[in-house]
RNA sequence: CCAGACGGCUGGAUGGCCGCCUUCGGACCCGGGCCCCGCCCGGGGCCGGGGGAGGAAAGUCCGGGCUCCACGGAAACACGGUGCCGGGUAACGCCCGGCGGGGGCGACCCCAGGGAAAGUGCCACAGAAAGCAAACCGCCCUCCCAAGCCCUCCGGGGCGAAGGCGGGUAAGGGUGAAAGGGUGCGGUAAGAGCGCACCGCGCGCCCGGUAACGGGAGCGGCACGGCAAACCCCACCGGGAGCAAGACCAAGUAGGGACGGCAGGCCCUUAGGGGCCAGGCGGGUUUCAGCGCCGCCGUCCGGGUAGGUCGCGCGAGGCGUCCGGCGACGGACGCCCCAGAUGAAUGGUCAUCCAUCCGCGUCCGCGCGGGGGACAGAACCCGGCUUAUAGGCCGUCUGGCAAU
Numbered sequence: 001c002c003a004g005a006c007g008g009c010u011g012g013a014u015g016g017c018c019g020c021c022u023u024c025g026g027a028c029c030c031g032g033g034c035c036c037c038g039c040c041c042g043g044g045g046c047c048g049g050g051g052g053a054g055g056a057a058a059g060u061c062c063g064g065g066c067u068c069c070a071c072g073g074a075a076a077c078a079c080g081g082u083g084c085c086g087g088g089u090a091a092c093g094c095c096c097g098g099c100g101g102g103g104g105c106g107a108c109c110c111c112a113g114g115g116a117a118a119g120u121g122c123c124a125c126a127g128a129a130a131g132c133a134a135a136c137c138g139c140c141c142u143c144c145c146a147a148g149c150c151c152u153c154c155g156g157g158g159c160g161a162a163g164g165c166g167g168g169u170a171a172g173g174g175u176g177a178a179a180g181g182g183u184g185c186g187g188u189a190a191g192a193g194c195g196c197a198c199c200g201c202g203c204g205c206c207c208g209g210u211a212a213c214g215g216g217a218g219c220g221g222c223a224c225g226g227c228a229a230a231c232c233c234c235a236c237c238g239g240g241a242g243c244a245a246g247a248c249c250a251a252g253u254a255g256g257g258a259c260g261g262c263a264g265g266c267c268c269u270u271a272g273g274g275g276c277c278a279g280g281c282g283g284g285u286u287u288c289a290g291c292g293c294c295g296c297c298g299u300c301c302g303g304g305u306a307g308g309u310c311g312c313g314c315g316a317g318g319c320g321u322c323c324g325g326c327g328a329c330g331g332a333c334g335c336c337c338c339a340g341a342u343g344a345a346u347g348g349u350c351a352u353c354c355a356u357c358c359g360c361g362u363c364c365g366c367g368c369g370g371g372g373g374a375c376a377g378a379a380c381c382c383g384g385c386u387u388a389u390a391g392g393c394c395g396u397c398u399g400g401c402a403a404u
Stems, first nucleotide, its partner, number of pairs: 001400010012353007020052007028044007054375001058386002061384005066242004079238005084098005099113001100111004114233002119231002121227003136173002138169004143164002148159004181199006200222001201220003205216004246310004256301007264277005279294004317336008354373001356371006
């Protein structure tokens, strides 16, 4: 210098002007309460001070806090989730450190990674055969038949391609994702763990390690194909719903109840009330008929809608230093208080600068002009994961090239 791996940080800066939300202080104004004074409560604008989005505020996928509901405790069953080992944590399906397997020359990356000699089920297509073994081509053997060849003392004898019956085999070919260990030597009619060596596998033993697991020597000729992101088995975890949770205050000419007063008649009554007639109200108005609804006033009470207040910002909180730990993380000390909206604030504009892109010029230092700053935005809070993200910066490491 080129190519790459991993980790971390940042996410425009400064100033002017005009605005928005919240909070504290001050004087003022308005409304209400107590008979007034004065005090208290609520609201409003003004002046001054403080604070005001993110690394993901997102998806709402996991884990918790908090709230309400359910539940006597515990266990079992069902259902759901998690799944190598050890550790961290409030907890987790997260994180850290290891192990095993796979990929890469390497830095490093990826893994849904318990159990298939408990049971059940499945293994498409192809193929002879897919779990119990099987035999299409091939190879080998016996027998039958036989083209033909050879010998002959002419009586016969021997060999025998192709074909057929039966048997052996699983080396080789072929099918498949997968065919009952692999390579080699021996062996055999041909073959085969049939025998042997090495590798693999299984079993118990010894050693190392907390463990997953690794190493060693021995034994066993190999039994145990794959799939559990099929049922299932094993171990562990799990009540439900969610801030529209939930709590409080509480308007009306809405509606319920109690008491008192007033208001027509008749009938029934179980004494609460009910029925009929009269009366009142209802179509823009009047009459008649029909239909529907109905006691009035006052005082008090509780529920509850609109609306308002709380929940709601001191928290598994942030920053710094030191200590322990490989690390995730933990501990001690010091400092800090840091958004709380509810049609929902956190903005707009101008100037200069910064990173970057384009064009022109260039004395190669740069200058001039123009474009232009991603993804996205709290809504109860916290820990994670995942996804989106223009550009910039830093660190560690790997491979290659060159120079020394």